[in-house]
RNA sequence: GAGACGAAACGGCAAACCUGUCGCGAGGCAGGGACGCAACGCCACGGGACCCACGCGGUCAGCCGGGCUACCGAA
Numbered sequence: 001g002a003g004a005c006g007a008a009a010c011g012g013c014a015a016a017c018c019u020g021u022c023g024c025g026a027g028g029c030a031g032g033g034a035c036g037c038a039a040c041g042c043c044a045c046g047g048g049a050c051c052c053a054c055g056c057g058g059u060c061a062g063c064c065g066g067g068c069u070a071c072c073g074a075a
Stems, first nucleotide, its partner, number of pairs: 005073002012037002017032006035062001041068003045065003048060004
């Protein structure tokens, strides 16, 4: 120095729920709020779940796998 890994510290994100707003809906966004998170950053590629106005349709990356990128440095 790199990989793997995840102790500590600094910072970071933010579930449920509430409010506003968009959407038929699953859900999205903004504010409040913290259950959690070392990729809980990004990508629907495989599986899975969910919605629908059933389409050459859509949602979920905080369900699992995969890909790309990234902070810190004890064992």
A computed fold for a 75-nucleotide RNA from Deinococcus pimensis DSM 21231, annotated as c-di-GMP-I riboswitch aptamer. It matches the Rfam family "c-di-GMP-I riboswitch aptamer". Rfam's curators write: GEMM was predicted in a large-scale screen for bacterial structured RNA regulatory elements. Its family is annotated with cyclic-di-GMP binding in the Gene Ontology. NCBI's taxonomy places the organism under Bacteria, Thermotogati, Deinococcota, Deinococcales, Deinococcus pimensis. It was read from a public genome assembly, where an Rfam model found it.